[in-house]
The part of an RNA shown here (small-subunit ribosomal RNA, central domain) has 350 nucleotides and comes from a metagenome. The RNAcentral record of the full RNA draws on SILVA. Model confidence (mean pLDDT): 90 of 100. Rfam family: Bacterial small subunit ribosomal RNA.

Context: one part of a larger RNA
RNA sequence: CUGGGCGUAAAGCGUGUGUAGGCGGCCUUUUAGGUCGGGUGUGAAAGCCCUGGGCUCAACCCAGGAAUAGCGCUCGAAACCGGAAGGCUUGAGUGCCGGAGAGGGUGGUAAAAUUCCCAGUGUAGAGGUGAAAUUCGUAGAUAUUGGGAGGAAUACCAGUGGCGAAGGCGGCCACCUGGACGGACACUGACGCUGAGGCACGAAAGCGUGGGGAGCAAACAGGAUUAGAUACCCUGGUAGUCCACGCCGUAAACGAUGGGAACUAGGUGUCGCGGGUAUUGACCCCUGCGGUGCCGCAGCUAACGCACUAAGUUCCCCGCCUGGGGAGUACGGCCGCAAGGCUAAAACUC
Repeated sequence: CUGGGCGUAAAGCGUGUGUAGGCGGCCUUUUAGGUCGGGUGUGAAAGCCCUGGGCUCAACCCAGGAAUAGCGCUCGAAACCGGAAGGCUUGAGUGCCGGAGAGGGUGGUAAAAUUCCCAGUGUAGAGGUGAAAUUCGUAGAUAUUGGGAGGAAUACCAGUGGCGAAGGCGGCCACCUGGACGGACACUGACGCUGAGGCACGAAAGCGUGGGGAGCAAACAGGAUUAGAUACCCUGGUAGUCCACGCCGUAAACGAUGGGAACUAGGUGUCGCGGGUAUUGACCCCUGCGGUGCCGCAGCUAACGCACUAAGUUCCCCGCCUGGGGAGUACGGCCGCAAGGCUAAAACUC
């Protein structure tokens, strides 16, 4: 519990898409469901309120009057909400031109490096650490040169940069493909916003089947360290990391900040596109739109801080919170191969 809140105190669903629902631009006509007004019926008595009366007063009691939300019927109003009809272009969208981008998918390809293999040169060490040892090496290691194999990741460019709804995305080329942005016009004519459920996507780890396996590396083994050392350091090393297909559905999935719209000082950097000025041209300078940062006024905030990318001023819709522990647990249900996930208490206790 009709309250107050959700950046950090409890609280924004990981993200999108969209069903129901809620909410919704400007103008005209109309309707009269909502709304507003009049009349009328009902609204028991008692009570409350008013007037008068009875117990000596009062409480109490008696009589009369008034009043009442709501509901029914009826008449009316037409601004607003709703309905119907017509129109409009500023919200939304479409077409055209243009440039930007690690946006997604598939196939191919390149160079450096690590490791391994073969061969050459060459000889006693190499490696590793705080110091060492385990380890490798005279069966020729390390180093160096040439050749080969294979897997994974793409130095510089690289940015305080870009793209994507989020997760996330980084060599180069081709093909397929999504979105955003800028510009001048034309078109549709409210087609919009949000979104309970639903559906889809969703890092890493993990799971299933099959492949692959260079480096790295849970587990594991050994060497050290130490009082011990089931660690930190070292030498090895298997799952895994990679690919295909199918699951899982979580996270400090973070801006710890849901989405949309409008309004509210400035300054400065940067990315994309445009206009003006200038110029041989690029730059410089002025300016418009869209992103992304920093500083900062008003305002807000418990403070920190936020501050046109709001945490300011407002509106619409959704989600969520309601003392700590017990507990994101038990039980039940749904989902999953499993691991487990989602939903989600209570006793008790402070």